The RNA shown here (c-di-GMP-I riboswitch aptamer) has 71 nucleotides and comes from a soil metagenome.
Rfam family: c-di-GMP-I riboswitch aptamer. Rfam describes the family as follows. GEMM was predicted in a large-scale screen for bacterial structured RNA regulatory elements.

RNA sequence: AAAUAGCAAACUUAUUGAAAAAUAAGGACGCAAAACUAAAGGGCCUUUCUAAAUGGCAGCCAGUUACCGAA
Numbered sequence: 001a002a003a004u005a006g007c008a009a010a011c012u013u014a015u016u017g018a019a020a021a022a023u024a025a026g027g028a029c030g031c032a033a034a035a036c037u038a039a040a041g042g043g044c045c046u047u048u049c050u051a052a053a054u055g056g057c058a059g060c061c062a063g064u065u066a067c068c069g070a071a
Stems, first nucleotide, its partner, number of pairs: 006031002011026006029059001035064003041061002043057003
């Protein structure tokens, strides 16, 4: 590379939440790790109590683990 599989962006609806956002259904922009890890790696977002996140983001970087096997 190919093959067998997998995940599911934006958006819509419902629910939760102060918010960011999360969950479920629909839906696919894409992903070789779009699997896991969130005070106790960095960075970013939100702002109820205006002060820091013990709130959130892993599909930002990073760490850990992992399917197949042509060149």
Of the family's consensus pairs, 94% are formed in the model. Its mean pLDDT, the model's own confidence on a scale to 100, is 84. RNAcentral holds the sequence, with entries from MGnify.